[in-house]
Formats: sequence, structure tokens, C1' cells
RNA sequence: CAGUAGCUCAAUGGAUAGAGCGACGGAAUCCGGAUCCGUAGGCUGCAGGUUCGAUUCCUGUCUGGC
Repeated sequence: CAGUAGCUCAAUGGAUAGAGCGACGGAAUCCGGAUCCGUAGGCUGCAGGUUCGAUUCCUGUCUGGC
């Protein structure tokens, strides 16, 4: 300094946490790829605190990087 979907990353107090890639289904194709449409997938490393409200602020702790 970082930890959020299988992977890479957004969201920096506000209502149901989003995107790309990937996966799955469909369209199209002789078949596949590319392309287009759709679906599923997270309770945000863990435990507390502050707050009407925490991914966001504070404390401790764990893991990784410098």
C1' cells in the first nucleotide's frame, strides 16, 4: 500500500454493490470461431466500534506486495 463475482477492477457515507473478461443458454452458421441478445455468479479478508445509514470512517487481527 492492497484485500469486493472464477479473473482484472470500479463504487470513498445514502436506497437493490456495478463493469470488462470468463462460464452457461439463445440467435446466426453445414459445423465452429467472431458477432448480437439474455442468465447465473458477491451479503465487500475476519472481529468489534462510530453513525439514522459503512465497501467507504476508527480499532484490533489475518494474508499478500514494497